[in-house]
């Protein structure tokens, strides 16, 4: 003086940002209230439970069922959030690293 470089090996990599992976939680689940639609329909708003947990609690599809009434069911695909572990990328400070000079 240089900064993640190297043919390879060895050594030291702070700080900050960021992306996957794995695990835990929760089953994107359950129980109510009010209103709305009606086979070209099956929805909207809201309260609670569920997590040593903040947030979220929905969207799409397939199918059944309801003969016009007040009520939906089953299956399926897809996350977000919190925490933990580990890996990668970017940033590159400082060296016991590298290069050069005396």
């Nucleotide at each position: 003086c240089u900064u993640u470089a190297u043919a390879a090996g060895a050594u030291a990599c702070a700080u900050u940002c960021u992306u996957g992976a794995u695990g835990u939680a929760u089953a994107u689940g359950c129980c109510g209230g009010a209103g709305a639609a009606u086979a070209a329909g099956g929805c909207u708003c809201u309260g609670g439970c569920g997590u040593u947990u903040c947030u979220a609690c929905c969207a799409g599809g397939u199918u059944a069922c309801c003969g016009u009434a007040a009520a939906u069911g089953a299956c399926u695909u897809g996350a977000c959030u919190a925490c933990a572990u580990g890996a990668g990328g970017a940033u590159g400070a400082c060296a016991c690293a590298g290069c050069g000079a005396a």
Overview: The prediction has a mean pLDDT of 78. The RNA shown here (Purine riboswitch aptamer) has 102 nucleotides and comes from Paenibacillus sp. 7541. Lineage of the source: Bacteria > Bacillota > Caryophanales > Paenibacillaceae > Paenibacillus. It matches the Rfam family "Purine riboswitch aptamer". Gene Ontology term of the family: purine nucleobase biosynthetic process. On this family, see Mandal et al., Cell 2003: "Riboswitches Control Fundamental Biochemical Pathways in Bacillus subtilis and Other Bacteria".